[in-house]
Context: one part of a larger RNA
RNA sequence: AUUGAACGCUGGCGGCAUGCUUUACACAUGCAAGUCGAACGGUAACAGGCCGCAAGGUGCUGACGAGUGGCGAACGGGUGAGUAAUGCAUCGGAACGUGCCCAGUCGUGGGGGAUAACGCAGCGAAAGCUGCGCUAAUACCGCAUACGUCCUGAGGGAGAAAGCGGGGGACCUGCAAGGGCCUCGCGCGAUUGGAGCGGCCGAUAUCGGAUUAGCUAGUUGGUGAGGUAAAGGCUCACCAAGGCGACGAUCCGUAGCGGGUCUGAGAGGACGACCCGCCACACUGGAACUGAGACACGGUCCAGACUCCUACGGGAGGCAGCAGUGGGGAAUUUUGGACAAUGGGGGAAACCCUGAUCCAGCCAUUCCGCGUGAGUGAAGAAGGCCUUCGGGUUGUAAAGCACUUUUAGCAGGAAAGAAAGCCUGUGCGCUAAUACCGUACGGUUUUGACGUUACCUGCAGAAAAAGCACCGGCUAACUCCGUGCCAGCAGCCGCGGUAAUACGGAAGGUGCGAGCGUUAAUC
Numbered sequence: 001a002u003u004g005a006a007c008g009c010u011g012g013c014g015g016c017a018u019g020c021u022u023u024a025c026a027c028a029u030g031c032a033a034g035u036c037g038a039a040c041g042g043u044a045a046c047a048g049g050c051c052g053c054a055a056g057g058u059g060c061u062g063a064c065g066a067g068u069g070g071c072g073a074a075c076g077g078g079u080g081a082g083u084a085a086u087g088c089a090u091c092g093g094a095a096c097g098u099g100c101c102c103a104g105u106c107g108u109g110g111g112g113g114a115u116a117a118c119g120c121a122g123c124g125a126a127a128g129c130u131g132c133g134c135u136a137a138u139a140c141c142g143c144a145u146a147c148g149u150c151c152u153g154a155g156g157g158a159g160a161a162a163g164c165g166g167g168g169g170a171c172c173u174g175c176a177a178g179g180g181c182c183u184c185g186c187g188c189g190a191u192u193g194g195a196g197c198g199g200c201c202g203a204u205a206u207c208g209g210a211u212u213a214g215c216u217a218g219u220u221g222g223u224g225a226g227g228u229a230a231a232g233g234c235u236c237a238c239c240a241a242g243g244c245g246a247c248g249a250u251c252c253g254u255a256g257c258g259g260g261u262c263u264g265a266g267a268g269g270a271c272g273a274c275c276c277g278c279c280a281c282a283c284u285g286g287a288a289c290u291g292a293g294a295c296a297c298g299g300u301c302c303a304g305a306c307u308c309c310u311a312c313g314g315g316a317g318g319c320a321g322c323a324g325u326g327g328g329g330a331a332u333u334u335u336g337g338a339c340a341a342u343g344g345g346g347g348a349a350a351c352c353c354u355g356a357u358c359c360a361g362c363c364a365u366u367c368c369g370c371g372u373g374a375g376u377g378a379a380g381a382a383g384g385c386c387u388u389c390g391g392g393u394u395g396u397a398a399a400g401c402a403c404u405u406u407u408a409g410c411a412g413g414a415a416a417g418a419a420a421g422c423c424u425g426u427g428c429g430c431u432a433a434u435a436c437c438g439u440a441c442g443g444u445u446u447u448g449a450c451g452u453u454a455c456c457u458g459c460a461g462a463a464a465a466a467g468c469a470c471c472g473g474c475u476a477a478c479u480c481c482g483u484g485c486c487a488g489c490a491g492c493c494g495c496g497g498u499a500a501u502a503c504g505g506a507a508g509g510u511g512c513g514a515g516c517g518u519u520a521a522u523c
Base pairs, nucleotide, nucleotide: 001522002521003520005519006518007517008516009515012370013369014368015367017365019362020328025326026325027324029323030322031321034071035070036069039068040067042064043063046062047061048060049058050057051056078281079280080279087206089204090203091202092201093200096198097197098196101194102193103192104191105190106189107188108187109143111141112140118133119132120131121130122129123128149158150157151156163186164185165184166183167182168181171180172179173178207253208252209251214244215243216242219241220240221239222238223237224236225235226234256278257277258276259275260271261270262269263268283304284303285302286301287300306317307316308315309314334360336359337358338357342356343354344353345352346351373403375401376400383394384393385392386391407464409459410458411457412456413455417450421445423443424442425441426440427439428438429437467512468511469510470509471508472493473492474491479506480505481504482503488495489494
């Protein structure tokens, strides 16, 4: 000088920031990932319409529980157990993948069979499950076509798709609704390129121990095959006998790494909280499935430990998400508010979800700022302490007089964080179209958790606001009383055995000040 600190005494206000470093110990409860009806069959609830005298009926409309389907759930959030290199950092590389996004090319033709939901029946305490029957799709499966792609024995062969919504003049169909047709938007299939992201390989660097000196059989290389998105002993068969190591292999211990942080003139040393990048993990161990992406924190399966429910037959669970509880500990916060902003997921959008985030709450835990009054006031009051008894000191300190009102209190006013979005007007683009849609510029109307906001004004009144450590030397600051090698102090030197500036108290002083000391730790 510093700290994610703790402890003791004390404590007025505000701003910014931080807040389980220990048991990767166990967890009650609530919330933390949903969304889309403009993919689908539908209608449990709510509201409206229609029918009905009423009971009620009716998906007709707004909407929508459950279900099929799509996208998301691999992000975001947490933790640091493991890991000494399968990691990280820097610099390179070639044999790869890529949902959503951007740019381009070509398509989007014609068919089919099911299945949830639902109905009926049944089993079970529950979790849940079974049988029969009905039905839809952007769910599923064939056929056609194949620019490009892949395979090839060079002839050839293989493989796609899905629709939905808005608007509309003529024409066609139709009782009507609607459909065809045209057009716009969003989609779907194939493929090329890009962006961003990811997988892989190499070099160099990356703690301690030699009281660890040898280690290695898929081991090292080759041929062939398999496998992967992809190179490769990644895996396998055969062949060869290699490979690493005092420039420290192997083994043991410790440890997430970096940007950085602290210190220091620097070199260096120590550290890796908060914030950012990467990695690893998700009760412990193992495994794959789905998918563009996982071997998946709030998914599945198996095994194990633990906890819970049970009708004893069988089931359920995983806070190292946000709060919170117990435990451990010197020690670390609220079971708060809001999606207003930023960002993310879904959706055409409105909007919904979001313990990410933004805010509020608690703690002097850190840093910074402000205040606890300012002026005058000598009879140098009283009291205290000391005294050589003259006085000295506390001390302009107090009282008194005349002022101010920061902050706190009360009352009133009042920004910015709000840009958007919806609706609407005009122009332009698209188009057969003055429609729809998109876009630019205007208009109108809204959207704030914080919030009794920041800030400003007014009111009253010095009113509500000072402690802590030290005073032998180092080291700024001295006297008296008590004690008597006792009680005690102490960072080092050392004090204390009857005049202690070193112990305890007082008065005075010194240093810092809403803090001051102590302990721990680093330089």
Source information
Small-subunit ribosomal RNA, 5' domain from an uncultured soil bacterium, 523 nucleotides, folded computationally. Model confidence (mean pLDDT): 85 of 100.